This is a predicted structure of a 73-nucleotide RNA (transfer RNA) from Enterobacteriaceae endosymbiont of Donacia fulgens. It matches the Rfam family "tRNA". The family's RNA type in Rfam is transfer RNA. About the family: Transfer RNA (tRNA) molecules are approximately 80 nucleotides in length. Rfam links the family to the GO term triplet codon-amino acid adaptor activity.
RNA sequence: AGGGGUGUAGUUUAAUUGGUAGAAUAUUGGUCUCCAAAACCAAUGGUUGGGGGUUCAAAUCCCUCCACCCCUG
Repeated sequence: AGGGGUGUAGUUUAAUUGGUAGAAUAUUGGUCUCCAAAACCAAUGGUUGGGGGUUCAAAUCCCUCCACCCCUG
């Protein structure tokens, strides 16, 4: 330099080739217990890496940039 892949909650990740962004875990509160752990219940937490475009509607399609990984030279 050229080609390909990945990026979603604090963490690990799902979302059927466009139609309500979900789960587990963590955190907080509660139940239980003499206390704690475990278990159970509930709550909180997301500019879907940044920007732009297409569309009634974008995590998803297009362009560009950034970070990381792989391949070729």